[in-house]
A computed fold for an 80-nucleotide RNA from uncultured Sphingomicrobium sp., annotated as Glycine riboswitch aptamer. The coordinates come from a structure-prediction model, not an experiment, and the mean pLDDT is 81. Taxonomically the source falls in Sphingomicrobium (Bacteria, Pseudomonadati, Alphaproteobacteria, Sphingomicrobiaceae).
Parts: sequence; structure tokens; C1' cells
RNA sequence: CGCGCGGGAGAGUUCGUCCUAACCGACGGCGCCGAAGGAGCAACCGCCCCCGGAAUCUCUCAGGCACAGCGGACCGCGCG
Repeated sequence: CGCGCGGGAGAGUUCGUCCUAACCGACGGCGCCGAAGGAGCAACCGCCCCCGGAAUCUCUCAGGCACAGCGGACCGCGCG
């Protein structure tokens, strides 16, 4: 680093329009979340001049906000 198994959070089932018997879904508005990814600052690290690496911090571009499902940083175990 990769694969498998297990654990794994947050935020509106909000308002309007269209469709429908209704749910669901689509679009738009406002409100929100951060733990895919991305970007930024930087403690720190490296050969400490230059330069480079760099977060679970910051930003929210992306993504996400009922249940479920998917995804999911990170942690544990096993294998290569």
C1' cells in the first nucleotide's frame, strides 16, 4: 500500500411548484452537515537557505441532510 470481515457519525421526512388517489420522484428557495474526493493555513518533519511533505484544523467547489440503502475518514482482526 492492497484485499477480506467487523465497528463507523453529522445535518430539514423545511417551504413552494409539477406529477400522483397517495407515497415516491423532479425542479427551485431558504436553512444546515463534513468523516469520500478537492482546496487552504500550519504545528511538526526532511537535507531545515531555498524547496518539499503535511491534519480528524479551516473552506464547503464537490458530496451529503426522514427511515432504509449506498457511501463513509478512522479503528480492530486476518491475509498478501